RNAcentral holds the sequence, with entries from MGnify. SAM riboswitch aptamer (S box leader) from uncultured Christiangramia sp., 98 nucleotides, folded computationally. Rfam family: SAM riboswitch aptamer (S box leader). Rfam links the family to the GO term regulation of gene expression. Rfam's curators write: The SAM riboswitch is found upstream of a number of genes which code for proteins involved in methionine or cysteine biosynthesis in Gram-positive bacteria.
RNA sequence: UUAUCAAGAAAGGUUGAGGGAAUAGACCCUGUGAAGCCUUAGCAACCCUCCUAUGGAGAAGGUGCUACAUUCUACUGAGUAAAAUCUCGGAUAGAUAA
Numbered sequence: 001u002u003a004u005c006a007a008g009a010a011a012g013g014u015u016g017a018g019g020g021a022a023u024a025g026a027c028c029c030u031g032u033g034a035a036g037c038c039u040u041a042g043c044a045a046c047c048c049u050c051c052u053a054u055g056g057a058g059a060a061g062g063u064g065c066u067a068c069a070u071u072c073u074a075c076u077g078a079g080u081a082a083a084a085u086c087u088c089g090g091a092u093a094g095a096u097a098a
Stems, first nucleotide, its partner, number of pairs: 001098005010040005018029003023074004041066003046062002048058004070093001075090005
């Protein structure tokens, strides 16, 4: 820089108190064991491989991922109107890949 981000997929061991990126608020998960680390397994299909190739199939390899929408909100536009609420979009930030 570009693309994607409401789909999907967890057990065991170790350890022992936090965790859901950061700030604030909300809502959650967590001693019936958080985060981390290790092992095994799985999901997906970005790279990749193959084919009859604007498409389709695959999963050996490189990554990634396996509570909750990137957990939700924050800034902004529209619906829309004084505010609030709600809905839809965009931006910012972030994550992943090339």
NCBI's taxonomy places the organism under Bacteria, Pseudomonadati, Bacteroidota, Flavobacteriales, Christiangramia. Of the family's consensus pairs, 97% are formed in the model. The prediction has a mean pLDDT of 83.